[in-house]
RNA sequence: UCCACAAACUUAUAAAACACUCGUAUAACUGUGAGAAUAAGGCUCACGAGUCUCUACCAAACGACCGUAAAUUGUUUGACUACGAGUGAAGAGUCUAUCCAC
Numbered sequence: 001u002c003c004a005c006a007a008a009c010u011u012a013u014a015a016a017a018c019a020c021u022c023g024u025a026u027a028a029c030u031g032u033g034a035g036a037a038u039a040a041g042g043c044u045c046a047c048g049a050g051u052c053u054c055u056a057c058c059a060a061a062c063g064a065c066c067g068u069a070a071a072u073u074g075u076u077u078g079a080c081u082a083c084g085a086g087u088g089a090a091g092a093g094u095c096u097a098u099c100c101a102c
Stems, first nucleotide, its partner, number of pairs: 001101001004098001006096001008094004018088008026056001030048006041066002050057001058078007
């Protein structure tokens, strides 16, 4: 001198975008049809309904229940999306420390 990064200070701080928090919607809920498994199992697909609402409508853990049949079920925890509100940060410059290269 230069590369990267961090802190501090100054300035700017209208909008947008970003992050976080909160509120509203929805209860991540629910109906139907088809097929599938069978206590080492309890699943898959599709169509509705639900929101002044686009999207999503699942996952995991621990249980219950079903004595082999066709049907499941409880609890807890964890999101996304739409809209609204709030907060923060984001830019530039100076300086310092560390670091790369010469």
A computed fold for a 102-nucleotide RNA from Litchfieldia alkalitelluris, annotated as Purine riboswitch aptamer. Taxonomically the source falls in Litchfieldia (Bacteria, Bacillati, Bacilli, Caryophanales). Its Rfam family is "Purine riboswitch aptamer". Rfam's curators write: Riboswitches are metabolite binding domains within certain messenger RNAs that serve as precision sensors for their corresponding targets. Clan: Purine riboswitches.